[in-house]
RNA sequence: UUCUUAUUAAGAGUGGCUAAGGGACGGACCCUGUGAAGCCCGGCAACCUGUCAUUACAGAGAUUAUGAUGCUGGUGCCAAUUCCCGCGGAAUGAUAUUCAAUUCCGAGAGAUGAGAA
Numbered sequence: 001u002u003c004u005u006a007u008u009a010a011g012a013g014u015g016g017c018u019a020a021g022g023g024a025c026g027g028a029c030c031c032u033g034u035g036a037a038g039c040c041c042g043g044c045a046a047c048c049u050g051u052c053a054u055u056a057c058a059g060a061g062a063u064u065a066u067g068a069u070g071c072u073g074g075u076g077c078c079a080a081u082u083c084c085c086g087c088g089g090a091a092u093g094a095u096a097u098u099c100a101a102u103u104c105c106g107a108g109a110g111a112u113g114a115g116a117a
Base pairs, nucleotide, nucleotide: 001117002116003115004114005113006112007111008110013041015040016039017038021031022030023029025086026085027084042078043077044076047074048073050069051068052067053066054065082109087106088105089104090103091102092101093099094098
């Protein structure tokens, strides 16, 4: 980097250093010297790992699924639903078999974990 798969409406700081930008991309709309991003500390969570319980297959060695826990380790995350829209469909409405709006559903894109090449 590519592929597969799961999740993506919850949760998390009146801390320290530093100093101007940030919210992936485009648009819109926001956050920010009452301190952005970054680093440290702190915290959240439970994807993998660890431990425990139940369970499927099975047969004596390994393994499937579910749940609990947060004491070990690897990540991740800590404004706004992934902040919203971006493509397609349905319903409602106006109207000329056209249109934008609202709601919902799905896809795509993105993010993160695990596995594979």
The RNA shown here (SAM riboswitch aptamer (S box leader)) has 117 nucleotides and comes from Candidatus Stramentimicrobium fermentans. The prediction has a mean pLDDT of 79. Rfam family: SAM riboswitch aptamer (S box leader). From the family's description: The SAM riboswitch is found upstream of a number of genes which code for proteins involved in methionine or cysteine biosynthesis in Gram-positive bacteria. Its family is annotated with regulation of gene expression in the Gene Ontology. NCBI's taxonomy places the organism under Bacteria, Pseudomonadati, Atribacterota, Candidatus Phoenicimicrobiia, Candidatus Stramentimicrobium.